[in-house]
RNA sequence: AGCGAUAAGGGCAAACCCGUCGUGAGACGGGGACGCAGAGCCAGGGACCUCCCCAGGGAGGCCGCCCAGCCACCGAAC
Numbered sequence: 001a002g003c004g005a006u007a008a009g010g011g012c013a014a015a016c017c018c019g020u021c022g023u024g025a026g027a028c029g030g031g032g033a034c035g036c037a038g039a040g041c042c043a044g045g046g047a048c049c050u051c052c053c054c055a056g057g058g059a060g061g062c063c064g065c066c067c068a069g070c071c072a073c074c075g076a077a078c
Stems, first nucleotide, its partner, number of pairs: 002078001003075002011036002016031006034064001040070002044067003048061006
């Protein structure tokens, strides 16, 4: 450095429910855990989703879909 354990200390939190915001996709807070070794950050590329005008654009959402970029805890085996 790769790698990732029935390891240790910890971390995050899907669906669903409640509240708030948004036309919407969805976001935030609380509850809740299906899962996660980057389920940390990032919307740059692709995919997907929404709204508007309408045939090709515009404005958004989503990184817990993939890729790229940035930063990082632990240390069995190999």
Predicted 3D model of a 78-nucleotide RNA (c-di-GMP-I-GGC riboswitch aptamer) from an Actinomycetota bacterium. Its Rfam family is "c-di-GMP-I-GGC riboswitch aptamer". Rfam links the family to the GO term cyclic-di-GMP binding. Taxonomically the source falls in Actinomycetota (Bacteria, Bacillati). The sequence was found by an Rfam model in a public genome assembly.